A computed fold for a 418-nucleotide RNA, annotated as Bacterial RNase P class A. Its mean pLDDT, the model's own confidence on a scale to 100, is 75. Its Rfam family is "Bacterial RNase P class A". The family's RNA type in Rfam is ribozyme. Rfam's curators write: Ribonuclease P (RNase P) is a ubiquitous endoribonuclease, found in archaea, bacteria and eukarya as well as chloroplasts and mitochondria. Rfam links the family to the GO terms ribonuclease P activity, dimeric ribonuclease P complex and tRNA processing.
[in-house]
């Protein structure tokens, strides 16, 4: 030097102005009201992903005797932790030369199903083949019991051929008519038992029996699991409309009822007198049945809402992840969405190149390298220019995934110097 592995912090800095959006202190105001608005001081104001919303919790509601069944989720071991599919540490098995990475890693020995296309057969199959012992059936022979050929009808069998990822565990012997785990000896993968270590997954040896794949097919086993979601969910509350309860005056007309008539006593007109707007008073002028309560609970406020599985330094356990003790901190809370703009000065990067300088420099050391004006190694310098990533909270919290920039440390291979 190239090329990679893992960790980790960081996410341009600092000041003015002008504004946005919560707190607080104060001062005006404002509304029936819950409450709010404005001026001024101070003092706060996005992330490591704030996302996707994929898992977990915490919080709320509503269901709920217990139990169980059906749906889902999860799936080697031990821990951590509110929990988790997260996480540490491990076993096994895969990938890398190596630093390391990475499994959806329980059962194919519960049962069932499937295994495309080519194959005769995808676990019960025969297409070429081999054989035809046995039994047919034809010769030929006989001592008449048979015995030899033939054929390839029955029938036997799966070694080879040929198909496919995958052909019944592999080779070699034995056997046979021929041939097969049909037997034997070696050998592979697996279980069940026992034994070494291990907390355990596992793994040492031995014995035994087994031998196609698929569970990211049904299923079977453990084994957790009740729904919804902050538009959760609580409070206060106008206008309007619902209900009780009280008040509903006076004067005239009409009409019932009542009565012999008067009076009385229902109902409807109008009228004046109430109320209520028109700033206060009159007067005009418009519009009305009034007043208390009570239940719901729209709008429309407030809470929920940010002090919490919190951030941090430190000790101590512990390989760790993470606990635990004890110190200081307080750090957004909007609701149509706040957290911005604009100058100014700095920083990096354009820049391994140029331009100016430079005689030595590398190295632990040198007999090695690099370089002396075709300028090592270091220093400086640049422009009033360009750029500085993904990206934007909405109850809160643990994690996972996905977007992304440049930097540092450790470690790993290969080259060169030699």
């Nucleotide at each position: 030097a190239a090329a990679g592995u893992u960790u980790g912090a960081c996410a341009g800095a600092c000041a003015a102005u002008c504004g946005c959006c919560g707190g607080u202190a104060u001062g005006c105001g404002u509304g029936u009201g819950a409450a709010c608005g404005u001026a001024u001081g101070c003092g706060g104001g996005a992330g490591g992903a704030a996302a996707g919303u994929c898992c977990g919790g915490g919080c709320u509601c509503c269901a709920c005797a217990a139990g169980g069944c059906a749906g889902g989720g999860u799936g080697c071991u031990g821990g951590a932790u509110a929990a988790c599919g997260u996480c540490c540490a491990g076993u096994c098995g895969g990938c890398g030369c190596g630093a390391g990475c990475u499994g959806a890693a329980g059962g194919a020995u519960a049962g069932u199903g499937c295994c495309a296309c080519a194959g005769a057969a995808a676990u019960g199959g025969a297409c070429c083949g081999c054989c035809g012992a046995u039994g047919g059936c034809c010769g030929c022979u006989u001592u008449c019991g048979g015995g030899c050929g033939g054929c390839a009808c029955a029938g036997g069998c799966a070694a080879g051929g040929a198909u496919g990822g995958a052909a019944c565990c592999g080779a070699g012997g034995u056997g046979u008519a021929a041939g097969a785990g049909a037997c034997c000896c070696c050998g592979a993968g697996g279980a069940a038992c026992g034994c070494u270590g291990g907390u355990g997954a596992c793994u040492u040896c031995g014995u035994u029996c087994c031998u196609g794949g698929u569970a990211a097919a049904c299923c079977c086993c453990a084994u957790c699991u009740g729904g919804a979601g902050c538009a959760a969910g609580a409070c206060c509350u106008a206008a309007u409309g619902a209900g009780a309860c009280g008040c509903a005056g006076c004067a005239g007309c009409u009409u019932c009822c009542u009565u012999a008539a008067c009076c009385g006593g229902g109902a409807g007109c109008c009228g004046c007198a109430g109320c209520c707007u028109u700033c206060g008073c009159c007067u005009g002028a418009g519009g009305c049945g009034c007043g208390u309560c009570u239940a719901g609970g729209u709008u429309g406020g407030u809470c929920g809402c940010u002090g919490g599985a919190g951030c941090u330094g430190u000790g101590c356990a512990g390989u760790a992840a993470u606990g635990u003790a004890u110190g200081g901190c307080c750090u957004a809370g909007a609701u149509a969405g706040a957290u911005g703009a604009u100058u100014g000065u700095c920083g990096c990067u354009u820049a391994u190149g140029g331009u100016g300088g430079g005689a030595g420099g590398g190295u632990a050391g040198u007999u090695c390298c690099c370089g002396u004006u075709u300028g090592a190694a270091c220093c400086a310098c640049a422009a009033c220019g360009a750029g500085c990533a993904c990206a934007g909270a909405a109850c809160c919290c643990g994690g996972c995934u996905u977007a992304c920039g440049g930097c540092a440390a450790a470690c790993u291979u290969u080259c060169c110097u030699a």